Overview:
Model confidence (mean pLDDT): 82 of 100. Transfer RNA from endosymbiont GvMRE of Glomus versiforme, 75 nucleotides, folded computationally. Rfam family: tRNA. From the family's description: Transfer RNA (tRNA) molecules are approximately 80 nucleotides in length.
[in-house]
RNA sequence: GGUUCCGUAGCGCAGCCUGGUUAGCGUGCCUCCCUGUCACGGAGGAAGUCGCGAGUUCGAAUCUCGUCGGGACCG
Numbered sequence: 001g002g003u004u005c006c007g008u009a010g011c012g013c014a015g016c017c018u019g020g021u022u023a024g025c026g027u028g029c030c031u032c033c034c035u036g037u038c039a040c041g042g043a044g045g046a047a048g049u050c051g052c053g054a055g056u057u058c059g060a061a062u063c064u065c066g067u068c069g070g071g072a073c074c075g
Stems, first nucleotide, its partner, number of pairs: 001074007010027004020058001029045005051067005
């Protein structure tokens, strides 16, 4: 340099192919309940410009282009 995959909550991931209700699951975190205390268990809550920019569209996490970071293979 070429091809290809990945990037979504603190962390691990689904959703993307087939655009459409408020972007969800696990874990962690916070509050409360339970308990003599902790753990376990129960209830509730906060946390996301969906890597970034642009385009298409009535509408983009999803489609297109560019770009950044990481992995694999080839040269």